[in-house]
Context: one part of a larger RNA
RNA sequence: UGACGGGGACCCGCACAAGCGGUGGAGGAUGUGGUUUAAUUCGAGGCUACGCGAGGAACCUUACCUGGGUUUGACAUGCUGAUAGUACAGAGCCGAAAGGCAACGGAUCUCACCUUUGGUGAGAAGUCAGCACAGGUGCUGCAUGGCUGUCGUCAGCUCGUGCCGUGAGGUGUUAGGUUAAGUCCUGUAACGAGCGCAACCCCUGCUUUUAGUUGCCAUUUUGUCUUCGGAUGAAGGCACUCUAAGAGGACUGCCGCAGAUAAUGUGGAGGAAGGUGGGGAUGAUGUCAAGUCAUCAUGGUCUUUAUACCCAGGGCUACACACGUCCUACAGUGCCUAUUACAGCGGGAAGCCAAACCGAAAGGUGGAGCAGAUCCUACAAAGAUAGGCACGGUUCGGAUUGAGGGCUGCAAUUCGCCCUCAUGAAGGCGGAAUCGCUAGUAAUCGCAGAUCAGCACGCUGCGGUGAAUACGUUCUCGGGUCUUGUACA
Numbered sequence: 001u002g003a004c005g006g007g008g009a010c011c012c013g014c015a016c017a018a019g020c021g022g023u024g025g026a027g028g029a030u031g032u033g034g035u036u037u038a039a040u041u042c043g044a045g046g047c048u049a050c051g052c053g054a055g056g057a058a059c060c061u062u063a064c065c066u067g068g069g070u071u072u073g074a075c076a077u078g079c080u081g082a083u084a085g086u087a088c089a090g091a092g093c094c095g096a097a098a099g100g101c102a103a104c105g106g107a108u109c110u111c112a113c114c115u116u117u118g119g120u121g122a123g124a125a126g127u128c129a130g131c132a133c134a135g136g137u138g139c140u141g142c143a144u145g146g147c148u149g150u151c152g153u154c155a156g157c158u159c160g161u162g163c164c165g166u167g168a169g170g171u172g173u174u175a176g177g178u179u180a181a182g183u184c185c186u187g188u189a190a191c192g193a194g195c196g197c198a199a200c201c202c203c204u205g206c207u208u209u210u211a212g213u214u215g216c217c218a219u220u221u222u223g224u225c226u227u228c229g230g231a232u233g234a235a236g237g238c239a240c241u242c243u244a245a246g247a248g249g250a251c252u253g254c255c256g257c258a259g260a261u262a263a264u265g266u267g268g269a270g271g272a273a274g275g276u277g278g279g280g281a282u283g284a285u286g287u288c289a290a291g292u293c294a295u296c297a298u299g300g301u302c303u304u305u306a307u308a309c310c311c312a313g314g315g316c317u318a319c320a321c322a323c324g325u326c327c328u329a330c331a332g333u334g335c336c337u338a339u340u341a342c343a344g345c346g347g348g349a350a351g352c353c354a355a356a357c358c359g360a361a362a363g364g365u366g367g368a369g370c371a372g373a374u375c376c377u378a379c380a381a382a383g384a385u386a387g388g389c390a391c392g393g394u395u396c397g398g399a400u401u402g403a404g405g406g407c408u409g410c411a412a413u414u415c416g417c418c419c420u421c422a423u424g425a426a427g428g429c430g431g432a433a434u435c436g437c438u439a440g441u442a443a444u445c446g447c448a449g450a451u452c453a454g455c456a457c458g459c460u461g462c463g464g465u466g467a468a469u470a471c472g473u474u475c476u477c478g479g480g481u482c483u484u485g486u487a488c489a
Base pairs, nucleotide, nucleotide: 001489002488003486004485005484007483008482009481010480011479012478013477015473016472019437020436021435022434023433026328027327028326029325030324031323032322033321034319035318042053043052064314065313066312067311068310069309070308073133077132078131079130080129081128082127083126088105092101093100094099108124109123110122111121112120113119114118135303136302138301139300140299144297145296146292147291148290149288151286156195157194158193159192160191161190162171163170164169175186176185177184201280202279203278204277206248207247208246209245210244211243212242215238216237217236220235221234222233223232224231225230251274254268255267256266257265258264330430334389335388336387337386338385339384340383346377347376348375351370352369356365357364358363396427401422402421403420404419405418406417407416443465444464445463446462447461448460449459
């Protein structure tokens, strides 16, 4: 100087407390361990691995296994030699394919010479043989770059000059206040500065300007239909909503009180918004020899008729069991049936797919419109109204299994999704323990997108409905500052 302490002081955080909802029990989905296997490819391992890499394993992917095959190679560059029935093309045969054998056919370009259509020679291209080499998702993340996680969006980490100390080093950065903040003020052997904080950036909340189609329709005129309420179209308009470009607006600016007349705190006014308005992007010096050689790149090392390459089939989907993350429930604040209302983010051409028709449904036929503020996706669901069900393993719950269909795709057996009928398991709110959340949040409800032929309970977004509680900092965990002890470095 650090680190550590079942030392001290102060402070902070959904850290505890106060609340709300879960997990741990059931069934299923998914990941992992283990076991099994010819193979169940590999990686990730407390927090910071385990719906993680994977934003989608039937083939492909695919790296694994079995079997079949190739050996200058699926791919790159160079050198040497050969090469007109050559390159190319390829009937046919073997074969699961890959691959192997192979008949008929059958070329191109440049230069030179002979020069008649043309021929000859040399070279190129291609092919073949050989050599350098290719190749490797082989190993080493403890040789590395890059990228990433975590402490942590915590408030810290340093430098120049000066001063102090023999020196390591200290000071500044400590102290008194204050802040979300090393934020700011005051003081001060320090004076300044840098990386962080904040601000600048984006979205959202208020106002306004500009613009008015594909958006909007208050006022005005008008056509058609009408159950006389209205519906729909045209003219017309840009007022309103909205869209998308700009501007304004919030700064403790104003007032009272507290305070060192400071920083600042507290209450109030006005205001759409008040003291960082809400959210996002943004992650200092460093820590964990953290993670990744399987995104990529790369040193070393190993391999080279194989640890490379191609193909078929299988496997990654196994199943006594254990754990994580989720979904669905156990019901009446519920379930079922019918009717009915209101979103936002998005996506669309090998695409989204309307009307109409067929089917009980999944779906099929169909073909309008739309490269889209126009058309489609697209009925949002919870909600509301009416009816049924009355506490029972039930009109709860839907696992499992049987049967019949549909879709995608060469192909759904291993191993896809969906529909209908039948079946109708466990489950009556879950031990010890444990997780998330402070407001448009939790809880709950649906919708969209990426990936994608098909496949979503996962992920990423979007909106609808919409709470409870916070006395407080004694305790648990983590962190910050100062201080103290130390046989630690």